A computed fold for a 73-nucleotide RNA from a Candidatus Gottesmanbacteria bacterium, annotated as transfer RNA. The prediction has a mean pLDDT of 82. The sequence is in RNAcentral, with records from ENA. Rfam family: tRNA. From the family's description: Transfer RNA (tRNA) molecules are approximately 80 nucleotides in length.
[in-house]
RNA sequence: GCGGUAGUAGCUCAAUUGGCAGAGCAUCUCCUUCCCAAGGAGAAGGUCGCGAGUUCGAGGCUCGUCUACCGCU
Numbered sequence: 001g002c003g004g005u006a007g008u009a010g011c012u013c014a015a016u017u018g019g020c021a022g023a024g025c026a027u028c029u030c031c032u033u034c035c036c037a038a039g040g041a042g043a044a045g046g047u048c049g050c051g052a053g054u055u056c057g058a059g060g061c062u063c064g065u066c067u068a069c070c071g072c073u
Stems, first nucleotide, its partner, number of pairs: 001072007010025004019056001027043005049065005
C1' cells in the first nucleotide's frame, strides 16, 4: 500500500435483509428482612465510531474517514 471482519447503554451483545432502538449484567428507588445477601417490582441510562449521500423513512444501503484485529504484498 491492497483486501476482509468488527465498532450500538457503564460492560457483554441482539435488532429476522429500510418502518417506534432492545436484552442480560451493573447502577438507582421501592417491597420483603432486625441488618446483609438472595428474591420480587419499577426507574434512569443511546448523536447506533465520525462526516456526507440515497429514501417519505437508515443501526441495516452508497461514499469518505477513524480505531482494533486478521490476511496479502